[in-house]
This is a predicted structure of a 538-nucleotide part of an RNA (large-subunit ribosomal RNA, domain I) from Bacteroidetes bacterium ADurb.Bin041. RNAcentral holds the full RNA, with entries from ENA and SILVA. It matches the Rfam family "Bacterial large subunit ribosomal RNA".
Context: one part of a larger RNA
RNA sequence: CGUAUGGCGGAUGCCUUGGCUCUCAGAGGCGAUGAAGGACGUGAUAGGCUGCGAUAAGCUUCGGGGAGGUGCGUAUAACCUUCGAUCCGGAGAUCUCCGAAUGGGACAACCCAUCAUGCUGAAGGCAUGAUAUCCCGACUUGUCGGGAGGCAAACCCGGUGAACUGAAACAUCUAAGUAGCCGGAGGAAAAGAAAACAAUAGUGAUUCCCUAAGUAGUGGCGAGCGAACAGGGAACAGCCCAAACCAACUUUGUUACGGCAAAGUUGGGGUUGUAGGACUGUAUCAUGGACUGUAAAUUUAUAGCAGAAAACUUCUGGAAAGUUGAACCAUAGAAGGUGAUAGUCCUGUAUGCGAAAUAGAUUUACUACCUAACAGUAUCCUGAGUACCACGGGACCGGGGAAAUCCUGUGGGAAUCUGCCAGCACCAUCUGGUAAGGCUAAAUACUACUGAGAGACCGAUAGUGUACAAGUACCGUGAGGGAAAGGUGAAAAGUACCCCGAACAGGGGAGUGAAAUAGAACCUGAAACCAUGCGCUU
Repeated sequence: CGUAUGGCGGAUGCCUUGGCUCUCAGAGGCGAUGAAGGACGUGAUAGGCUGCGAUAAGCUUCGGGGAGGUGCGUAUAACCUUCGAUCCGGAGAUCUCCGAAUGGGACAACCCAUCAUGCUGAAGGCAUGAUAUCCCGACUUGUCGGGAGGCAAACCCGGUGAACUGAAACAUCUAAGUAGCCGGAGGAAAAGAAAACAAUAGUGAUUCCCUAAGUAGUGGCGAGCGAACAGGGAACAGCCCAAACCAACUUUGUUACGGCAAAGUUGGGGUUGUAGGACUGUAUCAUGGACUGUAAAUUUAUAGCAGAAAACUUCUGGAAAGUUGAACCAUAGAAGGUGAUAGUCCUGUAUGCGAAAUAGAUUUACUACCUAACAGUAUCCUGAGUACCACGGGACCGGGGAAAUCCUGUGGGAAUCUGCCAGCACCAUCUGGUAAGGCUAAAUACUACUGAGAGACCGAUAGUGUACAAGUACCGUGAGGGAAAGGUGAAAAGUACCCCGAACAGGGGAGUGAAAUAGAACCUGAAACCAUGCGCUU
């Protein structure tokens, strides 16, 4: 060096309990009736996980189900069970201590109280209940009644608000109103029924998508940023106050005690731009609705039930589902399992059926609530420290610009329908609208969670950090960081018995098994590396 046989090692192949990404449906919250999350307990024996809470792997009841059961998890013991257990579902009971933690305190899971009642007769002790703070509302003004607080994945609204970075440096600019922090809400949120767009023609609340368009613009005109109108779709829904005026009540002022006036509260009235309403006159009690509650019916969910057809045969094999021959079912030839590849063996599948209890939806009936016209136009009303202006900022595609529009810190400060605002400085004409109050489903966003399913996604150095006692072991004072680790066999049949040995090490026989070079350091078992035998070479 070659070759053979082994050792070591754990690649590769095969497998999948686990992941990843989605789809459809549900649900979109839990909590002082004490949550989320924990501590400590709880089993015949009990370290971990799971369950549960001193009634402690459980108690009651109503349904389902039908032969075994006492979780993962073996074993032994002791028990339960056709007088229906275990198990599954609905409702209920119990539910230590900490934790918003709420009687006070505290180094969380501990300590110490007060009041009432009881054991009970004093002291002491024990048991049960109450005793936190803030807000709102009532009144007898110190008491009742109600609410809040905390947690939770993303989505949403508001407040506050960076820097790295890019500009090939950097300061305007960008990153970006992003990240972070704070507050708040809902199943969605926000927005929303024109003081809007448009342009001589018209549209008709909001939201979302496509397009317009990387266009018009903006920009140390650098880097970059970046609309709108029009068009096409999704979904469509509109309403309520304030005021004028009327009435009642209360208070105050005044009084020639008849009243009058003002303010307040409540009720009616009323809600818009071809202006509308009050007011005056005429007429009317019907129609519709975006639905509060009750009842009934239907339906869905939360357990389940039925469910076709080969116990055929030859061969191989440890084993038949393979192969041969020859049948059958199919509204079922989805899938998984069974000793290799099963429509007809099992669980299922297609299809049909099912609820004592609780919950949701729909429909119907009744009910609560809301809802209308015409004419006249003298007078009254139609949101004020508002609109607007100046200065300083911010938002818009718009970086202060010719700079409209929107928001507002400071200072000024209108008009009142013959009014006012807008149409990108400003003015006129024209056109559109009616600010300074409020509500509003759907189309849209998201998925911690539940069910059903899918994948030209992964297959144990992959896929989640975790297929395993995983946020575990371990590290760190702490915030925090954070692993490795899957596979005997169809079935434990997991090697009785004998021998070597100091041996509960290891091995040789024997036995099991298809196989033990499948022996638990267990499927396959590559390479590096090591050993031994043989051959060759120097």